[in-house]
Context: one part of a larger RNA
RNA sequence: CGUUGAUUCUUGAGGAGAUUUGUUUCUAGUACGAGAGGACCGAAAUGAACUGACCUCUGGUCUGGGGGCUGUACCACCAGGUGCACCGCCCCGUAGCUAUGUCGGGAAAGGAUAACCGCUGAAAGCAUCUAAGCGGGAAGCCAACUCCAAGAUCAGGAAUCGUUAUGAGGCUCGUGGGAGAUGACCACGUUGAUAGGCACCAGGUGGAAGCGCAGUAAUGCGUGUAGCCGAGGUGUACUAAUCCGCCCACAGAACUCUCGACAGG
Numbered sequence: 001c002g003u004u005g006a007u008u009c010u011u012g013a014g015g016a017g018a019u020u021u022g023u024u025u026c027u028a029g030u031a032c033g034a035g036a037g038g039a040c041c042g043a044a045a046u047g048a049a050c051u052g053a054c055c056u057c058u059g060g061u062c063u064g065g066g067g068g069c070u071g072u073a074c075c076a077c078c079a080g081g082u083g084c085a086c087c088g089c090c091c092c093g094u095a096g097c098u099a100u101g102u103c104g105g106g107a108a109a110g111g112a113u114a115a116c117c118g119c120u121g122a123a124a125g126c127a128u129c130u131a132a133g134c135g136g137g138a139a140g141c142c143a144a145c146u147c148c149a150a151g152a153u154c155a156g157g158a159a160u161c162g163u164u165a166u167g168a169g170g171c172u173c174g175u176g177g178g179a180g181a182u183g184a185c186c187a188c189g190u191u192g193a194u195a196g197g198c199a200c201c202a203g204g205u206g207g208a209a210g211c212g213c214a215g216u217a218a219u220g221c222g223u224g225u226a227g228c229c230g231a232g233g234u235g236u237a238c239u240a241a242u243c244c245g246c247c248c249a250c251a252g253a254a255c256u257c258u259c260g261a262c263a264g265g
Stems, first nucleotide, its partner, number of pairs: 001151001005161006014148004020048007032037001050105005058099004065092005070085006110142002116136004169247003173189005194240003197236005203229003210223005258265002
C1' cells in the first nucleotide's frame, strides 16, 4: 500500500517441524534340532540420543535481602552505625533466569506403491502374476501428529457493531509488564487494583537495638521464632493513571444508466 468501515472468532490452499533406536521379559527353553543350540508371529517393560515445556523437587546464580569479620575515614566520645576497600572478604538466600532437575514427545489406525508373493487368464486348446481384470506387500511415499498460514492479488468465511454526528473503531497521552534494544505486543486508565505506598501472609536471614541478670572480663542468658527484609501472594484508592486532543466510512442525498406495466430492484 492492497484486501473499499470496524471488532471478535475462524476455514486451510500452501509451507515448516517431527519421523531414531537398543536391551530385557512373556509367549517359550515352545516350533525346529541327535545334540549343541534356539526362533517366526504376537504382547509388554525399561533405556540411550534428540527434542518441547516448566521450576514442585535436586542443584546453580541471585552486585538494592539477612548475618559474620578486617582495615580505614566520618557521624564530638562510648555504644550503635554509614562510606570506601573486586559485591572489601566470608556464610546463607526470595522472585526471576536456569540444567545436570521435573514432566511430556516421536502412538495407534489408514491410502497408493517398490522389490517381491499371488488369484483368474489368453495371445500360444498346454503353461504363464499380465496382455484385459483383481489381491497382498516396506523404517520409504501421501495423509495422520505439532506449528505457521487469506499478499491464497482467486486477497476466503461467520457473528456483532457503525455510516453525518447520539459517530463503530483506532491513535496520541498516562500507570505498567506475562512483552521488550527502539518500534511492536499485552494489562489498565476513577464505572479503576495498572504501578507505587500501606496492611497482612508466604519466604529469606538467624535471634536486633535498648534494658535487665550472671561474670573481674571476654562473653553468655532473658525480654523474644527477635529484628530486618528486592523482585512473591492477598487485600486496600492513600499517590499517580486528570482534563484536553487527533484520525476515520463509495453511507445518505443528487445525477446518470439498466431491468420492470406499476410498485420497485
Molecule: large-subunit ribosomal RNA, domain VI
Organism: Candidatus Kaiserbacteria bacterium